[in-house]
RNA sequence: AGGCGGCCGGGUGGUCGCCCCGGUUAUGCCGGGGAGGAAAGUCCGGACUCCACCAGGCAGGGUGCUGGGUAACUCCCAGGCGCCUCGAGUGAUCGGGGCGACGGCAGUGCCACAGAGACCAGUCCGCCGAUGGGCCCGAUCCGUCGGGCCACAGGCAAGGGUGAAACGGUGCGGUAAGAGCGCACCAGGCCCCGUGGUGGCGCGGGGCGCUGGUAAACCCCACCCGGAGCAAGGCCGAAUAGGGGGACGAUGCGCGCCUGGACGCGUCCCCGGGUAGGCCGCUCGACCCCGUCGGCAACGGCGGGGCUAGAUAGAUGACCACCGCGCGGCAUCCGUCGCGUCACAGAAUCCGGCUUACAGGUCGUCUU
Numbered sequence: 001a002g003g004c005g006g007c008c009g010g011g012u013g014g015u016c017g018c019c020c021c022g023g024u025u026a027u028g029c030c031g032g033g034g035a036g037g038a039a040a041g042u043c044c045g046g047a048c049u050c051c052a053c054c055a056g057g058c059a060g061g062g063u064g065c066u067g068g069g070u071a072a073c074u075c076c077c078a079g080g081c082g083c084c085u086c087g088a089g090u091g092a093u094c095g096g097g098g099c100g101a102c103g104g105c106a107g108u109g110c111c112a113c114a115g116a117g118a119c120c121a122g123u124c125c126g127c128c129g130a131u132g133g134g135c136c137c138g139a140u141c142c143g144u145c146g147g148g149c150c151a152c153a154g155g156c157a158a159g160g161g162u163g164a165a166a167c168g169g170u171g172c173g174g175u176a177a178g179a180g181c182g183c184a185c186c187a188g189g190c191c192c193c194g195u196g197g198u199g200g201c202g203c204g205g206g207g208c209g210c211u212g213g214u215a216a217a218c219c220c221c222a223c224c225c226g227g228a229g230c231a232a233g234g235c236c237g238a239a240u241a242g243g244g245g246g247a248c249g250a251u252g253c254g255c256g257c258c259u260g261g262a263c264g265c266g267u268c269c270c271c272g273g274g275u276a277g278g279c280c281g282c283u284c285g286a287c288c289c290c291g292u293c294g295g296c297a298a299c300g301g302c303g304g305g306g307c308u309a310g311a312u313a314g315a316u317g318a319c320c321a322c323c324g325c326g327c328g329g330c331a332u333c334c335g336u337c338g339c340g341u342c343a344c345a346g347a348a349u350c351c352g353g354c355u356u357a358c359a360g361g362u363c364g365u366c367u368u
Stems, first nucleotide, its partner, number of pairs: 001367008010323007018034007036344001040355002043353005048229004060225005065079005080102001081100008103220002107218002109214003124160002126156003131153002133150007168186006187211002189208008233280004243271007287306008324342001325340006
C1' cells in the first nucleotide's frame, strides 16, 4: 500500500426551544426519556390483522452440493467439490488466502465473426485411389496377365487452414490412405462392487469406447408458497345536508253537504348510516446486558439484572464555552494563531436478514 472480516463513527457543560411520560399547589412549575449502523432501497423471510378456506390439484412464483442453526428465509455456521492465487517440497503432494445459483450425459433450442462444417455431421486445401473406369507400354495359348500414368467414379479425415471452441489426448498396430477400427496408458463421464463417513464425498477395484460448450435458455426432477396489508383492523362519533318513524298544526289539491282519510309542506321528538374529528392497534419484545453450561461454530438451555423514541404532516433543534478531529500559517521543539463545524444519512406496526451509501479512526488476518 492492497484484499477480506469486525468495531467506533465526536465528547462534556450551560442557555433558549420542540415531542412524549410521570408528579403537582395544574394553562404554569419540577423530574425523567428522546434516531441509525445503515432509521435508506422496500429486495427476501416472519410476527400480527382482516378476508377466503374439507382435502388435494392446475396455473403462477420461488429455492436447488451436504449436514446443522432459526419463528422463517434467497440468511447464518461447519464441511464437501470445483476454480484462481501465493508459499513449502526433487516430486507425488501439503498448507495459507480468495471466489463459486454448485440438482439434471431425458428431450428441445442456441453457439456472434471467421470457417467446408458448431453436434452429427461435414470436405476448402490436402491424402488415397485398394475396388470400378480411362489411356500407354510389354507379354500372350487372344481368354487374359504384369507394369506405368490419369484423378473420372469413389474412399478418408491423419496433416494444413478458420475459430473462444472442430468430435478427448499420446503411442503402437492396422490400412490403398485413414479412423476408438483394435490395443496400451492418460483425462473425464456413466454403471457395478468393496470400504470409511449421518451425508455431500473420499479411497481401492472392475465394466462400458460413452466423450464440445451452454439450463439466472425452454424444459425435467425434488421441495416450498391461499390473498391483501397498520391507509391492516377495531371502537366512539358531531355540525350541516339527506333517509326512516311518530305527534301536532295550518294551507293547497282531489273527493265530499259536512266529517273523515290519503299525499305534499312546516315545527318538535325519536331511530339508524356515513363524513370531519378522536381513541385503540402503538411499542415489553423471536428485546438488551452479565454470568454459566452444551456445541468446532452459527446458536441454544439455565440463572441474575435492565426498560431503551412513539410523532400523525410528522418532535429529536439552535447558539456559546472547553476538549477532540482535519486543513493551513508561524516556530528548532514545547506550542500558538486562523479556518472547517465535521462522512453517509434521519424513525412512522414490529422483528430477522440481504443490498446500497459512508469523512475519519481502530482491531484481527493474508499478500506485497